This is a predicted structure of a 339-nucleotide RNA (Bacterial RNase P class B) from a Bacilli bacterium. Lineage of the source: Bacteria > Bacillati > Bacillota > Bacilli. Of the family's consensus pairs, 98% are formed in the model. It matches the Rfam family "Bacterial RNase P class B". Its Rfam clan is "RNaseP clan". It is annotated as a ribozyme. Gene Ontology terms of the family: ribonuclease P activity, dimeric ribonuclease P complex and tRNA processing. Rfam describes the family as follows. Ribonuclease P (RNase P) is a ubiquitous endoribonuclease, found in archaea, bacteria and eukarya as well as chloroplasts and mitochondria. Its best characterised activity is the generation of mature 5'-ends of tRNAs by cleaving the 5'-leader elements of precursor-tRNAs. Cellular RNase Ps are ribonucleoproteins. RNA from bacterial RNase Ps retains its catalytic activity in the absence of the protein subunit, i.e. it is a ribozyme. Isolated eukaryotic and archaeal RNase P RNA has not been shown to retain its catalytic function, but is still essential for the catalytic activity of the holoenzyme. Although the archaeal and eukaryotic holoenzyme s have a much greater protein content than the bacterial ones, the RNA cores from all the three lineages are homologous -- helices corresponding to P1, P2, P3, P4, and P10/11 are common to all cellular RNase P RNAs. Yet, there is considerable sequence variation, particularly among the eukaryotic RNAs. A reference for the family is Frank and Pace (1998), "Ribonuclease P: unity and diversity in a tRNA processing ribozyme", Annu Rev Biochem.
[in-house]
C1' cells in the first nucleotide's frame, strides 16, 4: 500500500426517551425498543417537497384557480487539451470519479517524476493625392494617406481593447554606433553591441478584459421546507399539532373540508387527522408470537462484575480507535481499531 471481515460480548442493578398494555391516573407498575461504516465533507446524482417560469389541456361570464408535463435556443446558466476504457441508485444511458496512452506549457531531487481556470488574441496587404529627398533627368526613394481599404489565405470561433511611470519605440513600430549586402546616389535588407524597462518584436503577454465559438441544461430551496391553526368575529399566522417515521398497496373518513378577493350559491379540482386489511423486508424464538430511534435538534446512558483482544514489571496492572442519527436514497472523498 490495496481487498475483505470487524468495530467489543454476557448478566445485574440505577437513570433517559419513545410505543404498548394495565389500573391506584401517577414524572406510577410491566413489557419491548433506542445513533454509523463512515451518521462526518457536501464533490456530484436520483426520489419526493414547496416556489418560480413556460406548454398543453379542463370548468367558469371572467382564470390570478386546478391537472398532467417541461417548454423556451437566447438579453439565461454551465462546461472546456485529444482518444479509449471503466463508473451507482431496477434496466439503459451518464455526473462526479478512476485508468490508460498521447500532445502543449511549466516546475523539479532532470531522461524521469510532479502539475495545469491547457477552445479562441493567426497571417497577407494597396492604390488615387500631397509634400519632401537624390539624379543632368523620375519610370528611384522616404513620409502622410494607413493600427486604413481589402482578402475566395487559414481555422469551428481570431473582432474591439489594454501593457502606469521610465524609454526613441509596449506590437503600430524603433534612437545611436558597428559589420554584411542591394544601389549611381538618395534610400533599403539582415545580424550585433549600447540605454530605459518586468517584459524590446520573440509564430510578445493579457479573455481571472469586453467579446467570439462549441457542447450541455427548466431554474431555486430543503424538513427549522411545508401543512394546519386557539383564546376572538375579520385579517394575520404566535402558543400548539402535524411533517415524524421499517416499506407498499387497498377500505372508510370522502367526492367531505376547501374551491375567483364585499357576501350567497356553484362547476373544475380536491385533502388531511383518524380506525381497519393485505403483503413483503428484517431483528429475537423451536414455535406460537413479539418487535422495528424519533427533536425542547436537550434521549439512545453510568457504574460494577465476568469474558475476549492487545501490552507490560505477567498468577496482577494497564488498555481497547474514528467519532454521534434529523426528508429518504446511490456514488465518491476524509479520518481510523483489531485480524
Nucleotide at each position: 500500500a490495496a481487498u475483505c471481515a470487524u468495530a467489543g460480548g454476557c448478566a445485574a442493578a440505577c437513570g433517559c426517551u419513545g410505543c404498548a398494555a394495565a389500573c391506584u391516573u401517577g414524572a406510577u407498575u410491566u413489557g419491548u425498543a433506542g445513533a454509523g461504516g463512515a451518521a462526518a465533507g457536501u464533490c456530484c446524482a436520483u426520489g419526493c417537497u414547496c416556489a418560480c417560469a413556460c406548454a398543453a389541456g379542463c370548468u367558469g361570464u371572467a382564470a390570478u384557480g386546478c391537472u398532467u408535463g417541461u417548454a423556451g435556443u437566447g438579453u439565461u446558466c454551465a462546461c472546456g487539451c485529444u482518444u479509449a476504457g471503466g463508473g451507482a441508485a431496477a434496466a439503459a444511458a451518464u455526473a462526479a470519479c478512476c485508468u490508460a496512452a498521447g500532445g502543449u506549457a511549466g516546475a523539479u531531487u532532470u531522461u524521469a517524476u510532479c502539475u495545469a481556470a491547457c477552445g479562441g488574441c493567426u497571417c497577407c496587404g494597396a492604390a488615387a493625392u500631397a509634400a519632401c529627398c537624390u539624379c543632368a533627368a523620375a519610370u528611384g526613394g522616404u513620409u502622410a494617406a494607413a493600427u486604413u481599404a481589402g482578402g475566395u489565405a487559414u481555422a469551428a470561433a481570431a473582432g474591439u481593447g489594454c501593457c502606469a511611470a521610465a524609454g526613441a519605440g509596449a506590437c503600430g513600430a524603433g534612437u545611436a554606433c558597428u559589420u554584411c549586402u542591394g544601389g549611381a546616389a538618395a534610400c533599403g535588407g539582415a545580424a550585433g553591441u549600447a540605454g530605459u524597462g518586468g517584459a524590446a518584436c520573440g509564430u510578445g503577454g493579457u479573455a481571472a478584459a469586453c467579446c467570439c465559438c462549441g457542447u450541455g441544461a427548466g431554474u431555486g430551496a430543503g424538513a427549522a421546507a411545508c401543512c394546519c391553526a386557539a383564546a376572538a368575529u375579520a385579517u394575520g399566522g404566535u402558543a400548539g399539532g402535524g411533517g415524524a417515521a421499517u416499506u407498499a398497496a387497498c377500505u372508510a373518513a370522502a367526492g367531505u373540508a376547501a374551491g375567483a378577493a364585499u357576501u350567497a350559491a356553484a362547476a373544475a379540482u380536491g385533502a388531511a387527522a383518524u380506525a381497519g386489511u393485505u403483503a413483503a423486508a428484517c431483528u429475537a424464538g423451536u414455535a406460537a408470537u413479539a418487535g422495528u430511534a424519533g427533536a425542547u435538534a436537550a434521549a439512545u446512558g453510568u457504574u460494577u462484575g465476568c469474558c475476549a483482544c492487545c501490552u507490560u514489571u505477567u498468577u496482577a496492572a494497564g488498555g481497547u480507535a474514528c467519532a454521534g442519527a434529523a426528508c429518504a436514497u446511490g456514488g465518491c472523498u476524509u479520518a481510523u481499531u483489531u485480524g